[in-house]
Context: one part of a larger RNA
RNA sequence: AGCAUGCGGUGGAUGCCUUGGUCGAAAGUACCGAUGAAGGACGUACAAGGCAACGAUAUUCUGCGGGGAGCUGCCUAGAAGCUUUGAUCCGCAGGUUUCCGAAUGGAGCAAUCCAUCCUUUUAGGAUACCGUUAAGUAAAUUCAUAGCUUAACGGAGGGUACGCGCUGAACUGAAACAUCUAAGUAAGCGCAGGAAAAGAAAUCAACAGAGAUUCCCUUAGUAGUGGCGAGCGAAAAGGGAAGAGCCCAAACCAUUAGUCCCUAUUUUGAGCAAUCAGAAUAUACUUUUGGGGUUGCGAGGCGGCAGUAGCGAGUAGCAAGGAUAACUGAAAAGACUGGAAAGUCUUGUCAAAGAGGGUGAUAACCCCGUAAGUGAAAUCUAAACUACCGUGGCCGGUUCCUCAAGUAGCCCGAGACACGUGUAAUCUCGGGUGAAUCUGCGAAGACCUCUUCGUAAGGCUAAAUAUACUUUCGGACCGAUAGUGAACUAGUACCGUGAGGGAAAGGUGAAAAGAAGAGCGAAACGCUCAGUGAAAUAGUACCUGAAACCGUAUGUUG
Numbered sequence: 001a002g003c004a005u006g007c008g009g010u011g012g013a014u015g016c017c018u019u020g021g022u023c024g025a026a027a028g029u030a031c032c033g034a035u036g037a038a039g040g041a042c043g044u045a046c047a048a049g050g051c052a053a054c055g056a057u058a059u060u061c062u063g064c065g066g067g068g069a070g071c072u073g074c075c076u077a078g079a080a081g082c083u084u085u086g087a088u089c090c091g092c093a094g095g096u097u098u099c100c101g102a103a104u105g106g107a108g109c110a111a112u113c114c115a116u117c118c119u120u121u122u123a124g125g126a127u128a129c130c131g132u133u134a135a136g137u138a139a140a141u142u143c144a145u146a147g148c149u150u151a152a153c154g155g156a157g158g159g160u161a162c163g164c165g166c167u168g169a170a171c172u173g174a175a176a177c178a179u180c181u182a183a184g185u186a187a188g189c190g191c192a193g194g195a196a197a198a199g200a201a202a203u204c205a206a207c208a209g210a211g212a213u214u215c216c217c218u219u220a221g222u223a224g225u226g227g228c229g230a231g232c233g234a235a236a237a238g239g240g241a242a243g244a245g246c247c248c249a250a251a252c253c254a255u256u257a258g259u260c261c262c263u264a265u266u267u268u269g270a271g272c273a274a275u276c277a278g279a280a281u282a283u284a285c286u287u288u289u290g291g292g293g294u295u296g297c298g299a300g301g302c303g304g305c306a307g308u309a310g311c312g313a314g315u316a317g318c319a320a321g322g323a324u325a326a327c328u329g330a331a332a333a334g335a336c337u338g339g340a341a342a343g344u345c346u347u348g349u350c351a352a353a354g355a356g357g358g359u360g361a362u363a364a365c366c367c368c369g370u371a372a373g374u375g376a377a378a379u380c381u382a383a384a385c386u387a388c389c390g391u392g393g394c395c396g397g398u399u400c401c402u403c404a405a406g407u408a409g410c411c412c413g414a415g416a417c418a419c420g421u422g423u424a425a426u427c428u429c430g431g432g433u434g435a436a437u438c439u440g441c442g443a444a445g446a447c448c449u450c451u452u453c454g455u456a457a458g459g460c461u462a463a464a465u466a467u468a469c470u471u472u473c474g475g476a477c478c479g480a481u482a483g484u485g486a487a488c489u490a491g492u493a494c495c496g497u498g499a500g501g502g503a504a505a506g507g508u509g510a511a512a513a514g515a516a517g518a519g520c521g522a523a524a525c526g527c528u529c530a531g532u533g534a535a536a537u538a539g540u541a542c543c544u545g546a547a548a549c550c551g552u553a554u555g556u557u558g
Base pairs, nucleotide, nucleotide: 001557002556003555004554005553006552007551008550009549015543016507017506020478021477022475023474024473025472026471027470028469029468030467031158032157039100040099041098042055043054044053046078049075050074051073052059061094062093063092064091065090066089070082071081072080105114106113107112115127116126117125118124119123129155130154131153132152133151134150135149136148137147162193163191164190165189166188167187173180177227203210204209214241215240216239217238224232225231245460246459247458252291253290254289257286258285259284263282264281265280266279267278268277269276270275296438298403299402300401301400302396303395304394305393310391311390312389314388315387316386317385321381322380323379324378326374327373328372332347333346334345335344336343348365349364350354356368357367358366409433410432411431412430413429414428415427416426419445440455441454442453443452444451494501495500514542517529518528519527520526
């Protein structure tokens, strides 16, 4: 020095555990903000710090309910107190709520500085900007307007995800790459709500019919589309969830105000006359308000009868029920092993409760609960009902009037449709052109005929759906290098000028019983006794304690 074995050190794998995650289901709830939000800064305790809570009334205040013996949050013990005259705690409703922050009196390097005015003056209030409305005032410029001032009302900012719209990539795939794809995705911007959007057929269909929209299943990876490559990819029908339909414009009637442009009438002047110029009026035109009316086996206007039944998503009342604290809640003993009984043995009991968790090992009957019942002063929600309010029906006729125009269509250029210009319908934009009015117009995938379906160019509309949160429950999900980045002071420490990046770190024991006292020593948080404990090779560097690595003892080889 190597090897082997024993005993240790170091180290923190493994096993076991779970306070935390993750995925899902069901039910419920869903916007906050100038009455100052979201988010923060700084404070507040007997007390130095962190977390949580609270706000100069600061670890809290008041009222109303619940509850019934302990309490003064956690790390975290102590001191000093509170409490059956009902505390702490739980629920509901209020009060207070510094400073910053849209931040709004002015300024500013956020949490700071500096004001003016008013008032009932140890204190309180007002003073930003924009818009709308109203009043006042008032330039160039006479009237007026712009502007200015004041008041009232509204806005402003935030929101993980979900929604609608506008703008809109690239990597990538096509085994290269350009059309194409990725993808109308990511990202940016705007706007809104508890949902949003869509929505009551100018829809589909096919000789039979359906009857707004949305969502799910299916149709179907089908029909199609596609450098016919990569890929993209429907719809109707069928089955479900939900279910709800309405209001205007116009004709026409009445009415208000105005005008002479159109129409009609009257009238004046000029002229032979046609006609021209002017004045007035309404039956004409424009306009205000009300009625009327709202659809496609066309409807309405028009004429006649009726004012009912019914309907409503409106307003108010009442209110079953529900949410936010809670309450009652069955039934076991002995022996044995053990540190400890819930284990084993013996004999029982309850069960509308043998879900689950805890308790010194594995407990239906020890504790919390569970099944089943019960319960609210206050706030929120709310079916049904009642009242009011609104709405509203039937018949006849077909002469006339109305039924949404720079619209539909067409041409050029784009986009959306599963559909890449294609035979390309349909829908939407930009430019140009430019109809018809119910014997009308549009659609049925070029186009035309026939047939069928519908009625554009105005608007509103709950539910089924999406997402987040809360509560309850679950998983052939993870178990501390896993699972969230985060089981711990975690978006913390730390890094970066900044945008931003971003950790590590769980486990004594049933109970601290966390080692009184003694010895060694200068001393230690060290060692040795003693003591606790079932165990201390469980001693806070603490469960188990692998390997690498480092020692030591013995043996052996050179």
Source information: Large-subunit ribosomal RNA, domain I from a bacterium, 558 nucleotides, folded computationally. Rfam family: Bacterial large subunit ribosomal RNA.